[in-house]
RNA sequence: UUUUUGUAAUGGCAAACCUGCCGAAAGGCAGGGACGCAAAGCCUCCGGUCCGAGGACGGAUGUCCAGGAUAGCGGGGUUGCCCAG
Numbered sequence: 001u002u003u004u005u006g007u008a009a010u011g012g013c014a015a016a017c018c019u020g021c022c023g024a025a026a027g028g029c030a031g032g033g034a035c036g037c038a039a040a041g042c043c044u045c046c047g048g049u050c051c052g053a054g055g056a057c058g059g060a061u062g063u064c065c066a067g068g069a070u071a072g073c074g075g076g077g078u079u080g081c082c083c084a085g
Stems, first nucleotide, its partner, number of pairs: 004085001012037002017032006035072001041078003045075003048070004054065004
C1' cells in the first nucleotide's frame, strides 16, 4: 500500500409515533423520539412500489397518462471512518 475481516475503538444516522408547518395526495421539512442501519452519506441513470389535484377514455365503480414521491425497496454511480488477525 492492497485485499479480506470484526464480541475492537471514536463516533454517525434516525423507523414507528407525537407536535407544528408545506402539499390535491403520496410524501417532505423542523423539534421530540429510537425500530434499526457499516454507507440508513450523496445522486432518480434502470427496475419496482406509492400518489395522481391536472389531461384522456368511460353510463358508472374506475382505467391510462403527464407530472410528483420513495436513496430506510433493489440495481448502478460517487464520496467517507477504523484496522486486532
The RNA shown here (c-di-GMP-I riboswitch aptamer) has 85 nucleotides and comes from a Pseudomonadota bacterium. It was read from a public genome assembly, where an Rfam model found it.